[in-house]
Molecule: transfer RNA
Organism: Candidatus Levyibacteriota bacterium
RNA sequence: GCGCUUGUAGCUCAAUGGAUAGAGCAUCAGAUUGCGGAUCUGAAGGUUAUGAGUUCGAGUCUCAUCGAGCGCA
Repeated sequence: GCGCUUGUAGCUCAAUGGAUAGAGCAUCAGAUUGCGGAUCUGAAGGUUAUGAGUUCGAGUCUCAUCGAGCGCA
């Protein structure tokens, strides 16, 4: 330099183009406990990498840029 794959919560991952983007773990609060842990209940946490395009409607499709991984040279 060229090609392919990929980017969603702190982490690991879901979400057929259609309701307010969800789950587990972690965090916080409460219950429980002599205190913790475990368990139960609840809460908080998202510019779906960035910018455009298509569409009535985009996390999803298209393009560019950026990041990561792999391959070729």